[in-house]
Transfer RNA from an uncultured Alphaproteobacteria bacterium, 75 nucleotides, folded computationally.
RNA sequence: GCCGCCGUAGCUCAGAGGUAGAGCACACCCUUGGUAAGGGUGGGGUCGCGUGUUCAAGUCACGCCGGCGGCACCA
Numbered sequence: 001g002c003c004g005c006c007g008u009a010g011c012u013c014a015g016a017g018g019u020a021g022a023g024c025a026c027a028c029c030c031u032u033g034g035u036a037a038g039g040g041u042g043g044g045g046u047c048g049c050g051u052g053u054u055c056a057a058g059u060c061a062c063g064c065c066g067g068c069g070g071c072a073c074c075a
Stems, first nucleotide, its partner, number of pairs: 001071007010024004018055001026042005048064005
């Protein structure tokens, strides 16, 4: 340099045009004599950045940034 995959909550990940979600973690409540476990409720998001397409974009197109992998090249 070229190609492919990935980037969504604190962490691990779903969601592939039409209301942004799960588990864990966190806060509060129930339960207990108390704790753990268990149950319930809740907070938490620039969907990597930008431009475009569309009535409507995490989702599609293009560019850029970052991560991983493969290939090639130079010394």
Its Rfam family is "tRNA". Rfam classes the family as a transfer RNA.